[in-house]
Molecule: SAM riboswitch aptamer (S box leader)
Organism: Cyclobacteriaceae bacterium
RNA sequence: UUGUUAUCAAGAAAGGUGGAGGGAAUGGCCCUACGAAACCUUAGCAACCCUGGUUUGAAUCAGAAGGUGCUAAUUCCUGCUCUACAUAGAGCAAGAUAAAUC
Numbered sequence: 001u002u003g004u005u006a007u008c009a010a011g012a013a014a015g016g017u018g019g020a021g022g023g024a025a026u027g028g029c030c031c032u033a034c035g036a037a038a039c040c041u042u043a044g045c046a047a048c049c050c051u052g053g054u055u056u057g058a059a060u061c062a063g064a065a066g067g068u069g070c071u072a073a074u075u076c077c078u079g080c081u082c083u084a085c086a087u088a089g090a091g092c093a094a095g096a097u098a099a100a101u102c
Stems, first nucleotide, its partner, number of pairs: 004099005013042005021031003027077002043071003048067002050063005075094001079092005
C1' cells in the first nucleotide's frame, strides 16, 4: 500500500509562525485578510489499542499513564440502486479512524 473487521446523527480550544487557500473526489453549499493550508506550543474531547474487574464465552463495566486519532456544519449535503414522488427513507459504493494478520 492492497485486502479484512469494527465505528462514523455525540463530543472538544487558544497562542505563535505563515500569508491564500480549505472543507477527499463530482456537483452544490459553506469556511476564510475579523487571517485559509501547513508547522510549533499548551489545552481539551473521545475510548480503537491499552490498564483493571465481571464472564464458559460472546460481551460488558470502570479508568485515562502509554500508542494513535480528533477539536465548523450528520462523513456538510451529494454518487449508484430500491421504495416513495413536495418532502423523505433504506441499502450499496466511496471516504475517515483504529486493530489484527500479511